The RNA shown here (Bacterial RNase P class A) has 365 nucleotides and comes from Neisseria sp. The gene name in the source record is rnpB. It matches the Rfam family "Bacterial RNase P class A". Rfam classes the family as a ribozyme. Rfam links the family to the GO terms ribonuclease P activity, dimeric ribonuclease P complex and tRNA processing. The sequence is in RNAcentral, with records from ENA. Its mean pLDDT, the model's own confidence on a scale to 100, is 76. Of the family's consensus pairs, 90% are formed in the model.
């Protein structure tokens, strides 16, 4: 240099002008307060997925004696987390020449079920379509023999036969020698399997010989279902606080004079007053953003990830703001998108630019 492989950061930058939403002063006007309207100034205003709402947690209300049941997710082994169905590390298995990816990777020997086409059969293989054989017994010649039966030689009847061919994703270990009639873990021997048993590993497992079994009684469980292991519901429209005003209703008091006339008395005045429900409604304040926050340095870890030490503070709305214009600058007109309780994953979109560690090949040195 060229192909490929796993990350990790950016995600248009500066200047100006007008603009929009929160926030702190300082000032102005209005209000009894609480607060309202301007008006300078300062300082802050979207993400890597804010997104899908798919897991998982905090927080908040309601419920809970314990225990089950249904129903759900999840399933290899060890870690990490505040928790996971997440992430690191590692096995085992499948792809890659390799770095590397990707795998719900418990259980088919409790039961139910399923398998299209096509094949003879998809399952207690008591399965025989080709094809072999026909030892055994039929049956038919031919010899031998009085005969009874022997014995050769034929025929595929019965029957054996999973070696071989063909079907299919799949047809019941693999060579080989024996073996038989012809075949067969039928029998041996080496592979390869499984139990056990040493070593090694925390552990998933792994090696390795011995031993033991002729061979584990096919595939399907993101099929029903077993077995284990987690799960109480609902969600910021949770939830807290303050808290009306018509219209009506009910009761209470009132010309024996109620209410009101600033606490009380006397006066005074002269018909409606007061309480509840209406309704803790409307409404408005909270929750609300300092947090499992963010970077940096150091420790321990293979890491995920924790500790310690300084340092920062970074949107908070309720019709919901971050926009528009001018200039320079990159190679550029610049891609997918726009926070609503908060966070930590996963998935999905995404024009580009940069930059690291590896793999393989050429070439030069």
């Nucleotide at each position: 240099c060229a192909g490929g492989c796993a990350g990790a950061g950016c995600a248009g930058g500066c200047a100006g002008u007008c603009g929009c939403c929160g926030c702190g002063c300082g000032u102005g006007g209005c209000a009894u307060c609480c607060g309202c309207c301007g008006c300078g100034u300062g300082g802050g205003g979207a993400g890597g997925a804010a997104a899908g709402u798919c897991c998982g947690g905090g927080c908040u209300c309601c419920g809970c004696a314990g225990a089950g049941c249904a129903g759900a997710a999840u399933g290899c082994c060890g870690g990490c987390u505040a928790a996971c169905g997440g992430c690191c590390g590692g096995g085992c298995g499948c792809g890659g020449a390799a770095a590397c990816g990707c795998g719900a990777c418990g259980g088919a020997a409790a039961g139910u079920g399923g398998a299209a086409c096509a094949g003879a059969a998809a399952g207690c293989a008591u399965a025989a379509c080709c094809g072999c054989c026909g030892a055994u017994g039929g049956c038919c010649g031919c010899u031998u023999g009085a005969a009874a039966a022997a014995g050769c030689g034929g025929c595929a009847c019965a029957g054996g036969u999973a070696a071989g061919g063909g079907u299919g994703a799949a047809a019941a270990g693999g060579u080989g020698c024996g073996g038989u009639a012809a075949g067969a873990g039928c029998g041996c021997a080496c592979c390869g399997u499984g139990c056990a048993c040493u070593u090694g590993g925390u552990a998933a497992c792994a090696a390795g010989g011995c031993g033991c079994a002729g061979c584990a009684g096919g595939c399907u469980a993101a099929a029903c279902c077993c077995c284990a292991u987690u799960c109480g519901g609902a969600g910021c429209a949770a939830g807290a606080c303050c808290a009306a005003a018509c219209a009506g209703a009910a009761c209470a008091c009132g010309a024996u004079g109620a209410c009101g006339c600033g606490g009380c008395u006397c006066g005074c005045c002269g018909a409606g007053u007061g309480u509840u429900c209406g309704g803790g409604u409307a409404g408005g304040u909270u929750g609300c953003u300092g947090g499992a926050g963010c970077g940096c340095a150091u420790c321990a870890g293979c890491a995920a990830u924790g500790g310690u030490g300084g340092g920062c503070c970074u949107a908070g709305a309720g019709g919901a703001a971050u926009g528009a214009c001018u200039g320079c600058c990159c190679a550029a007109c610049g891609a997918c998108a726009g926070a609503a309780c908060c966070c930590g994953g996963c998935u999905u979109a995404u024009c580009g630019c940069u930059u690291u560690a590896c793999c393989u090949g050429u070439a030069u040195g």